[in-house]
C1' cells in the first nucleotide's frame, strides 16, 4: 500500500434487526458487624453546572443519513493480526 479486529467511566468488559449508555466485576467512598481488624454483607461511584428539584454534556476526531447513531454510510487517527 491491501485485508481484518478494535478504541466505551479510574481499570477490564458489556449493550449492535437502531430506541433509558456504561449491566457485570474490580478498584474507591460511606455503613453494618468486631474489644479492634481481615472477611462478609449494604450503599454510592462519567463529567460540568446547581442549596436541591434537576439541566447540559459524554462511546478514537470530524462529518453525514434518521425523529432517534455506541450500533448505519464517509474521511481521518490510534492498536492488534495478516498478505504483499
Nucleotide at each position: 500500500g491491501c485485508c481484518g479486529a478494535g478504541g466505551u467511566g479510574g481499570c477490564g468488559g458489556a449493550a449492535u434487526c437502531g430506541g433509558u449508555a456504561g449491566a457485570c466485576g474490580c478498584g474507591u467512598g460511606g455503613g453494618u458487624c468486631u474489644c479492634a481488624a481481615a472477611a462478609a454483607c449494604c450503599c454510592a461511584u462519567g463529567a460540568a453546572g446547581g442549596c436541591a428539584a434537576c439541566u447540559u454534556c459524554g462511546u478514537g476526531a470530524g462529518g453525514g443519513u434518521u425523529c432517534g447513531a455506541u450500533u448505519c454510510c464517509c474521511u481521518c487517527u490510534c492498536u492488534c493480526g495478516g498478505c504483499a
Transfer RNA from an uncultured Patescibacteria group bacterium, 84 nucleotides, folded computationally. Its mean pLDDT, the model's own confidence on a scale to 100, is 80. Its Rfam family is "tRNA". The family's RNA type in Rfam is transfer RNA. Gene Ontology term of the family: triplet codon-amino acid adaptor activity. The sequence was found in a public genome assembly.